[in-house]
The RNA shown here (transfer RNA) has 72 nucleotides and comes from a Bacillota bacterium.
Model confidence (mean pLDDT): 83 of 100.
NCBI's taxonomy places the organism under Bacteria, Bacillati, Bacillota.
RNA sequence: GCUUGAGUGGCUCAAUGGUAGAGCACAUCACUCGUAAUGAUGAGGUUGUGGGUUCGAUUCCCACCUCAAGCU
Numbered sequence: 001g002c003u004u005g006a007g008u009g010g011c012u013c014a015a016u017g018g019u020a021g022a023g024c025a026c027a028u029c030a031c032u033c034g035u036a037a038u039g040a041u042g043a044g045g046u047u048g049u050g051g052g053u054u055c056g057a058u059u060c061c062c063a064c065c066u067c068a069a070g071c072u
Stems, first nucleotide, its partner, number of pairs: 001071007010024004018055001026042005048064005
């Protein structure tokens, strides 16, 4: 330099055009002599950045950034 893949709450991952969810972690409450475990509730995301297509984009297209793999 070229090709391919990935980027979504603190972490690991879903969501293939129509209200962005789950597990773990976190906070509060219940339970307990106390802790853990368990149960209930809650908070936390401008979906890597900037544009385009569309009535509508995490999703489709383009450029850029970061990471990974391969080729030279």